[in-house]
RNA sequence: GAGAGAUUAGUUCAGUGGAAGAACAGUUGUUUUACACACAAAAGGUCAGAGGUUCGAAUCCUCUAUUUCUCA
Numbered sequence: 001g002a003g004a005g006a007u008u009a010g011u012u013c014a015g016u017g018g019a020a021g022a023a024c025a026g027u028u029g030u031u032u033u034a035c036a037c038a039c040a041a042a043a044g045g046u047c048a049g050a051g052g053u054u055c056g057a058a059u060c061c062u063c064u065a066u067u068u069c070u071c072a
Stems, first nucleotide, its partner, number of pairs: 001071007010024004018055001027041004048064005
């Protein structure tokens, strides 16, 4: 220098155009003498950033950033 992939909750990851989710972690409650386990509830997201397409974008297109791999 060229090419390909990844970026979504605190963590690990789903979600390929129509109301953003799961597990774990954390919080609160029940239970217990207490802790743990178990059960229940609620909270937590500018979907990496900007722009575009569309009635509608996490999803499609372009650019940028970070990161991984391959080639030279």
A computed fold for a 72-nucleotide RNA from Emericellopsis sp. 1a5, annotated as transfer RNA. NCBI's taxonomy places the organism under Eukaryota, Pezizomycotina, Sordariomycetes, Hypocreales, Emericellopsis. The gene name in the source record is trnV. Its mean pLDDT, the model's own confidence on a scale to 100, is 82. The sequence is in RNAcentral, with records from ENA and Rfam. Rfam family: tRNA. By type it is a transfer RNA.